[in-house]
Context: one part of a larger RNA
RNA sequence: UGACGGGGGCCCGCACAAGCAGAGGAGCAUGUUGUUUAAUUCGGUUAUACGCGAGGCACCUUACCCGGGCUUGAAAGUUAGUGAAGGGUGCAGAGACGCACCUCUCCUUCGGGACAGGAAAAUAGGUGGUGCAUGGGUGUUGUCAGCUUGUGCCGUGAGGUGUUGGGUUAAGUCCCGCAAAGAGCGCAACCCCUAUGUAUAGUUGCCAGCAUUUAAGGUGGGGACUAUAGACAGACUCCCCGCGCAAGGGGAGAGGAAGGAUGGGAAGAUGUCAAGUUAUCAUGCCCCUUAUGUCGGGGGCUACACACGUGCUACAAUGGUCGGUACAGAGGGCCGCUACCCGGCAACGGGGUGCCAAUCUCAAAAAGCCGAUCACAGUUAGGAUGGGGGCCUGCAAGUCGCCCCCGUGAAGUUGGAUUUGCUAGUAAUCGUGUAUCAGCAAUGACGCGGUGAAUACGUUCCCGGGCCUUGUACA
Repeated sequence: UGACGGGGGCCCGCACAAGCAGAGGAGCAUGUUGUUUAAUUCGGUUAUACGCGAGGCACCUUACCCGGGCUUGAAAGUUAGUGAAGGGUGCAGAGACGCACCUCUCCUUCGGGACAGGAAAAUAGGUGGUGCAUGGGUGUUGUCAGCUUGUGCCGUGAGGUGUUGGGUUAAGUCCCGCAAAGAGCGCAACCCCUAUGUAUAGUUGCCAGCAUUUAAGGUGGGGACUAUAGACAGACUCCCCGCGCAAGGGGAGAGGAAGGAUGGGAAGAUGUCAAGUUAUCAUGCCCCUUAUGUCGGGGGCUACACACGUGCUACAAUGGUCGGUACAGAGGGCCGCUACCCGGCAACGGGGUGCCAAUCUCAAAAAGCCGAUCACAGUUAGGAUGGGGGCCUGCAAGUCGCCCCCGUGAAGUUGGAUUUGCUAGUAAUCGUGUAUCAGCAAUGACGCGGUGAAUACGUUCCCGGGCCUUGUACA
């Protein structure tokens, strides 16, 4: 100087407390351990692994296993030479590949070039090893308020001071003081979204008044309104009261759409964990080179006594079922989204129209509201499991896809110790969209809106963190 303390003081955080909804019990989905297996590819393992890499495992992917092939190689560039290379058909084969037959180059500035297989040579290739050789990018501490530096001063020196102290703040934020006076990286602000208004704009959006109509803003028309989208304004403790030296704090104050950081995002200092990643990529070294490379067929990654994590659905009446009816936002669409009609109980099929989309379409929002029914039961709750029949995608749904219909109808009656999230448009609850994608194992991930709470006395205690101080046989 740090680190640590079941030392002290001050302070903060959904850290506790106060609440609400859960997990831990059940069934299933998914990831993991273990076991099994020819293989169940690999990585990730306290917080900071476990719906993680994977934003799509039938083949492919694919790295694993089995057997079948190739060896200058599946792909890329270089050198020399060839233009009977290539293309088509047939046979055998699981295919890769092998065999046979037929046919036959293009451009040109005539130097050559394009394309192609075969030979040769160095090259190749490796998801093989090392993240404890590395770059890059990432997690975490932590959006915590810290981390430093030149000069000066103090100290023999390590070092200190500044950065401590008194206040204040979300903040090393600001004020006051002080052998310090400054500066840098962080904080904040500048950026984006959101809440209000103003002018501008008039299509595909809108429709107050006028006209028309097949009653649909459909048409004529209109720019008022809504919305759209570029610009501008607006919030700064500015004003008032009282507290304070100031910074600042308090006020159901004023004005205002918004008030003291309006709410949210992006943005992550110096460092820590030899943290994770050599399987995104790049890269040093080591290793393989008729194989640890490469091609293809099939299988596996989907196994199953068990154990754990994360979720979904429930155990019902604040509910289920049936009928009627209302209101979003944000997205996607030409190898696409599909109105509408017909067939089918349905998944879907057959026609067919519009739309490269503020125009057409996915699209029905659901919870809600109105009415009917069920009467507390393992049930008209719950839907697992297994049976039958079908639909779709795709070369192909056996291992191993989704969806529909009929019948089947399991566990489970609110969950031990323990444990998670959340302070407001939040939790809870309700639908909805997108990426990936032929299809889909999505209950996942990331967005969007609808309805919309309870509680916070307080900081003794648990956890984590910040500043000062103290002890130390630790570095």